Model confidence (mean pLDDT): 82 of 100. This is a predicted structure of a 73-nucleotide RNA (transfer RNA) from alpha proteobacterium BAL199.

RNA sequence: GGGCGGUUAGCUCAGCUGGAAGAGCGAGCGGUUUACACCCGCUAGGUCGGCGGUUCGAACCCGUCACCGCCCA
Numbered sequence: 001g002g003g004c005g006g007u008u009a010g011c012u013c014a015g016c017u018g019g020a021a022g023a024g025c026g027a028g029c030g031g032u033u034u035a036c037a038c039c040c041g042c043u044a045g046g047u048c049g050g051c052g053g054u055u056c057g058a059a060c061c062c063g064u065c066a067c068c069g070c071c072c073a
Stems, first nucleotide, its partner, number of pairs: 001072007010025004019056001027043005049065005
């Protein structure tokens, strides 16, 4: 330098070829316990990597940049 894959909650990851975002774990609160853990319930937590474009509407489509991994040179 070229090709491919990836970037979504604190972590690990879904998101069904566009209608606006979820799960598990973790955190907080409550229940239970003498207490802790386990278990049960509830709650909070997101400019979906950055910028721009297409569209009535973008996590999803297009362009570009950044970062991570693999391969080729």
Its Rfam family is "tRNA". About the family: Transfer RNA (tRNA) molecules are approximately 80 nucleotides in length. The sequence is in RNAcentral, with records from Rfam.